[in-house]
Context: one part of a larger RNA
């Protein structure tokens, strides 16, 4: 290497974009690169293979054919690939009409809840636990009632609901701003598909500079538990939790399941379009999503099943026994944390 593979037994790069690259509809034409014929030329000799033959056999030696799967020249086919060229319109994109939505910025604004201050009622507890303390309070706490001040989330609605590549998005209201769906078949006419490297985005902890600081809380410090308890139970509490800039760039970032197309049985749900029928809220159908079950088929099984893990096609990426090891050098990239690329000995 040839192969096998890749939900769960090693393996889909967290996710997009997108150069080269490599794959690419349907009709006809041209051309002869790739393909296929034919002739030439060449592919030294030995060697191997094969038919003989000579040393008394065999090894060796001679002899003759095979083959030398290639390469170059020429002459010819034109289905397929390819190139030109002229068209199509179903792929793929555009008008136009409409529809939903926590999709993204930014800006403003509301309730309740939490703590804190302030002031009133009001008095001995309150908090906290299996149970207790430690805290808190006769300097008036808890709890009530009005006032007022900050920051953080945003109950009910809410839904295997919906949006968004993924990461994730939830009061409300304006401003900009992305993407999607149907429904007409109205233009454009293969303008498409993956994607090494590249570039971008990417939870949550973290890091830098500046604000901020209610809430909760690593760390820490008390109490308790216990044989100890660096722990779990409690009472405090600082970074941090929020906001802006910038870094970081990983996760069980999970459907543990790459993308794109095309074709394979239905059933029931439920979201957003539409068409149709009527008894106008239901039927019946058709597109797009998202579930739940199931037939062929496929799986080692478990299950998966039009949302495939089925049937093929392209294209990326990745695996190859367990530990050592995601280590160690080394190069990259980072302020650091450390990422990323990624071994061997050795040992089962």
């Nucleotide at each position: 290497c040839u192969g096998g593979g890749c939900g769960u037994a090693a393996a889909g790069c967290g996710c997009g974009c997108g150069c080269a690259g490599g794959c690419g509809g349907c009709u006809a034409u041209c051309c002869a690169a790739g393909u296929c014929a034919g002739u030439g030329g060449u592919g030294a000799a030995a060697g191997c293979c094969c038919g003989g033959a000579g040393c008394u056999c065999a090894a060796c030696u001679c002899c003759g054919g095979a083959a030398c799967u290639g390469c170059c020249a020429u002459u010819g086919a034109a289905a397929c690939u390819g190139u030109u060229u002229a068209g199509c319109u179903u792929g793929a994109g555009g008008a136009c009409g409409a529809g939903a939505g926590a999709g993204g910025u930014g800006a403003g604004u509301g309730g309740a809840a939490u703590u804190c201050c302030c002031a009133g009622u009001g008095u001995a507890g309150a908090g906290g636990u299996g149970a207790a303390a430690u805290u808190c309070g006769u300097a008036g706490a808890u709890a009530u009632u009005g006032g007022g001040a900050a920051g953080a989330a945003c109950a009910c609605c809410g839904g295997u609901g919906g949006c968004g590549a993924a990461g994730g998005c939830g009061g409300c209201u304006c401003a900009c701003u992305g993407g999607c769906u149907c429904g007409u078949a109205u233009c454009u006419g293969a303008c498409g598909c993956u994607c090494a490297g590249g570039c971008g985005c990417g939870a949550u902890a973290g890091c830098g500079u500046g604000g901020g600081g209610a809430u909760c809380a690593a760390a820490c410090a008390g109490g308790a538990u216990u044989a100890g308890a660096u722990a779990c139970c409690c009472u405090g509490g600082u970074a941090g939790u929020c906001c802006a800039c910038g870094c970081c760039g990983u996760a069980a970032a999970c459907g543990a399941u790459g993308a794109a197309u095309g074709c394979u049985a239905g059933c029931c749900g439920u979201u957003g379009g539409g068409u149709a029928g009527c008894u106008u809220g239901c039927u019946a159908u058709u597109c797009a999503g998202u579930g739940g079950c199931g037939c062929a088929g496929c799986u080692a099984a478990c299950g998966c099943a039009u949302u495939a893990a089925g049937c093929a096609u392209u294209c990326c990426g990745c695996c190859u026994g367990g530990g050592g090891a995601g280590u160690a050098c080394g190069g990259c990239c980072g302020c650091a944390a450390g990422g990323u690329u990624g071994a061997a000995a050795c040992u089962c």
This is a predicted structure of a 348-nucleotide part of an RNA (small-subunit ribosomal RNA, central domain) from an uncultured bacterium. Its mean pLDDT, the model's own confidence on a scale to 100, is 88.